Bacterial RNase P class A from Sphingomonas sp. BL-S-30, 365 nucleotides, folded computationally. Rfam family: Bacterial RNase P class A. It is annotated as a ribozyme. Its mean pLDDT, the model's own confidence on a scale to 100, is 76. The gene name in the source record is rnpB.
RNA sequence: CCAGAGGGUCGGGCGGCCGCGUCACGUGCAAGCGUGCCGAGGAAAGUCCGGGCUCCGCGAAACGACGGUGCCGGGUAACGCCCGGCGGGGGCGACCCCAGGGAAAGUGCCACAGAGAGCAGACGGCGAAGGCUUCGGCCCCGCCACGGUGAAAGGGUGCGGCAAGAGCGCACCGCGCGACUGGUAACAGGAGCGGCACGGCAAACCCCACCGGGAGCAAGACCGAAUAGGGGCGGCAUAUGGGCUUCGUUUCAGCUCGUCGCCCGGGUUGGUUGCUUGAGCCCGCAUGCAAAUGCGGGCCUAGAGGAAUGGUCGCCCAUCCCUGAAAAGGGUGGACAGAACCCGGCUUACAGACCCUCUGGCAUU
Repeated sequence: CCAGAGGGUCGGGCGGCCGCGUCACGUGCAAGCGUGCCGAGGAAAGUCCGGGCUCCGCGAAACGACGGUGCCGGGUAACGCCCGGCGGGGGCGACCCCAGGGAAAGUGCCACAGAGAGCAGACGGCGAAGGCUUCGGCCCCGCCACGGUGAAAGGGUGCGGCAAGAGCGCACCGCGCGACUGGUAACAGGAGCGGCACGGCAAACCCCACCGGGAGCAAGACCGAAUAGGGGCGGCAUAUGGGCUUCGUUUCAGCUCGUCGCCCGGGUUGGUUGCUUGAGCCCGCAUGCAAAUGCGGGCCUAGAGGAAUGGUCGCCCAUCCCUGAAAAGGGUGGACAGAACCCGGCUUACAGACCCUCUGGCAUU
């Protein structure tokens, strides 16, 4: 210098003017006005997991159903998250990816192609004996080495063997079981034994282990009008009546009643609260490979609520485009996005800039 891998930080800066929201202070009877502080994000997003908080439900335990998770160890309030390791796969490498328990408990499936897809198979092919023959071959039988199909065809190579073949026999490789050894464990190594079985799929049912009440701040709590309902007490009124008893009429039966005043309770609009100090952020030290934890110091960092966080001008720095051999000049003008009870994660979107560590290659010293 080129090509890459992993991790982190930022994501326009400064100034002028105008404006918006909460809060504090001042002023004002009030509406308001003035001054000051603060005022979006790394994802505020998707709402996919895990919690806090709130209300509802629930006697306890076991079992079952349903849903979820799924190598091992650790971290955490918890997790399906994170860290470290193991196994498998990819890359020359830094490093990356994996729903990664059980297929010798059972059921089921294995498309297309192919002769044959599960306790297999004869399409081409190879082949001794026997039978037939028009002498080309055919039938019967044996075989899976070779060809062909497929994601997958019941180990591979070689030698022997055979009619032809075949773990049929042997050697090596592979595979299975495995005493024992190391490791907390997943797992790794492996004496020895076995001619080789036990194909794949559990993001098919299923089995095993573990976890799991429901709804969500529009949760919930408080205050509470006018009007209209409900209840109680009292005054007045009264019924040979009115209304209701699943569409109409009749009979019978049952229930019920108007108005005024006072009081009580529920509750709509509305208001207050929940609301932001919290598993908080920054720095240092210690422990730990790390995730993280402990201790000490410092800081307060939006709380709006139909919802503020904006606009414009000047200078500058990136980006992109054009001209140019270059130097340079001109133009453009800032990615994704926008809090709504709060945290821990994951996922997704993101113009560009910078930093650290590492890998492969080239060149030079």